[in-house]
C1' cells in the first nucleotide's frame, strides 16, 4: 500500500425499511430502611451517536474523506 469488523452515557452495549421523545444494565449521587454498613425499594445525574462534508422535508441508520481500535493479505534486504 489493499481488504474486511467496529466507534452510541463514566464502562458493556440495544437502537427494527431513514420519521418526528436517543435506551437498557452497571457505576455515581439523592433519599426511604438500619445502630451503622451492605443488600433492597424509590428517584436523580449522565450523550452535540469519533471528526467534518453531502443526500434529503427529515440522518445514530444513507454516501464521500479523514481519525482511532481490531484482523487479514500484500510489499519492504
Nucleotide at each position: 500500500g489493499g481488504g474486511c469488523c467496529c466507534g452510541u452515557a463514566g464502562c458493556u452495549c440495544a437502537g427494527u425499511c431513514g420519521g418526528u421523545u436517543a435506551g437498557a444494565g452497571c457505576a455515581a449521587c439523592u433519599g426511604a430502611c438500619u445502630c451503622a454498613u451492605a443488600a433492597u425499594c424509590a428517584g436523580u445525574c449522565g450523550g452535540u451517536c469519533g471528526u467534518c462534508c453531502g443526500u434529503u422535508c427529515g440522518a445514530g441508520u444513507c454516501g464521500g474523506a479523514c481519525c482511532g481500535g481490531g484482523c487479514c493479505c500484500a510489499c519492504u534486504a
The RNA shown here (transfer RNA) has 77 nucleotides and comes from a candidate division TA06 bacterium. The coordinates come from a structure-prediction model, not an experiment, and the mean pLDDT is 81. Its Rfam family is "tRNA". Rfam links the family to the GO term triplet codon-amino acid adaptor activity.